This is a predicted structure of a 72-nucleotide RNA (transfer RNA) from a Cyanobacteriota bacterium. The source organism's lineage runs through Bacteria, Bacillati and Cyanobacteriota. Its Rfam family is "tRNA". About the family: Transfer RNA (tRNA) molecules are approximately 80 nucleotides in length.
RNA sequence: GGGCAGUUAACUCAGAGGUAGAGUACUACCUUGACACGGUAGGAGUCACAAGUUCGAUUCUUGUACUGCCCA
Numbered sequence: 001g002g003g004c005a006g007u008u009a010a011c012u013c014a015g016a017g018g019u020a021g022a023g024u025a026c027u028a029c030c031u032u033g034a035c036a037c038g039g040u041a042g043g044a045g046u047c048a049c050a051a052g053u054u055c056g057a058u059u060c061u062u063g064u065a066c067u068g069c070c071c072a
Stems, first nucleotide, its partner, number of pairs: 001071007010024004018055001026042005048064005
């Protein structure tokens, strides 16, 4: 330098045009003498960044950045 893949909650991941979810973690309460487990409720996201297409973009297109793999 070229090719491919990935980037979504604190972490691991899903979602692939109609406005974002799960598990774990966190907070409060219940339970216990206390802790753990369990139960109930809750908070947390500019969906890497920018532009384009669209009535509407996390989703499609292009560019940029970062990470990984392969080739030279």